[in-house]
RNA sequence: GAAGAGGUUGCAUUCCUUAUCAGUAUUCUGCAAUAGGUGAAUGAGCACCGGACGGCGGAUGAAAGGGAGGAAUGCCGAAACGAAUGGCGGCUUAUUCUGCCAUCCUGUUGGGCCAUGGCUGAACAAGUCAUGGACUGUCGCAAAAAAUGCGGGGCGCUUC
Numbered sequence: 001g002a003a004g005a006g007g008u009u010g011c012a013u014u015c016c017u018u019a020u021c022a023g024u025a026u027u028c029u030g031c032a033a034u035a036g037g038u039g040a041a042u043g044a045g046c047a048c049c050g051g052a053c054g055g056c057g058g059a060u061g062a063a064a065g066g067g068a069g070g071a072a073u074g075c076c077g078a079a080a081c082g083a084a085u086g087g088c089g090g091c092u093u094a095u096u097c098u099g100c101c102a103u104c105c106u107g108u109u110g111g112g113c114c115a116u117g118g119c120u121g122a123a124c125a126a127g128u129c130a131u132g133g134a135c136u137g138u139c140g141c142a143a144a145a146a147a148u149g150c151g152g153g154g155c156g157c158u159u160c
Stems, first nucleotide, its partner, number of pairs: 001160004007076001010075009027059005036049004040096006079109003082105001084103007110136002113133008138152005
């Protein structure tokens, strides 16, 4: 340098179908009653609404993110996460919070699964972080060999 392996839930992307989201948000209307209400939080401003916001009834009634199944494609640091920096947003501004994108650190993680707790979330789904557990793959050591035990990590392992 090239080619490969781990897993029948390996990783990621796109498309289709579908449950949930949810009888929720929104819209219309009735009743009772009151002065503020909305624009992520707070302060200031600005804009809009105001028998309003909110409450209790009636009618109407979604979507996104995330999940499951199927198909296709690209792959084996595949990919994910974290930190830092920068950019574009969430009416303006200050702080905080938050969404998306890019760069970078060769920072962490071999892989999926289960349990507990925190955060996000409508959720008992899923994601993420921390801790622990068994399983599995690979290399090293011990063992005549095997079963097995201990240890290491993908910046790795096998073949040429």
The RNA shown here (Lysine riboswitch aptamer) has 160 nucleotides and comes from uncultured Limosilactobacillus sp. The coordinates come from a structure-prediction model, not an experiment, and the mean pLDDT is 79. It matches the Rfam family "Lysine riboswitch aptamer". Rfam links the family to the GO term lysine biosynthetic process.